[in-house]
RNA sequence: GCCUCUAUGGCCAAGGGGUAAGGCGCAGCACUUGUAAUGCUGAGAUCAUGAGUUCAAAUCUCAUUGGAGGCA
Numbered sequence: 001g002c003c004u005c006u007a008u009g010g011c012c013a014a015g016g017g018g019u020a021a022g023g024c025g026c027a028g029c030a031c032u033u034g035u036a037a038u039g040c041u042g043a044g045a046u047c048a049u050g051a052g053u054u055c056a057a058a059u060c061u062c063a064u065u066g067g068a069g070g071c072a
Base pairs, nucleotide, nucleotide: 001071002070003069004068005067006066007065010024011023012022018055026042027041028040029039030038048064049063050062051061052060
């Protein structure tokens, strides 16, 4: 220099056109003499950034940035 993959709550991670599931963690409540464990409830992601396509984009296209890998 070229090519491929990848980026989604604090962490892991599903979803690939109709506005984002789950686990861990966090907060509250129940239980307990108390803590832990367990159960219930809740908060938390405008999906790396910018543009484009579309009635509608995390999802499709392009560029950029970060990460990983391959070739030279």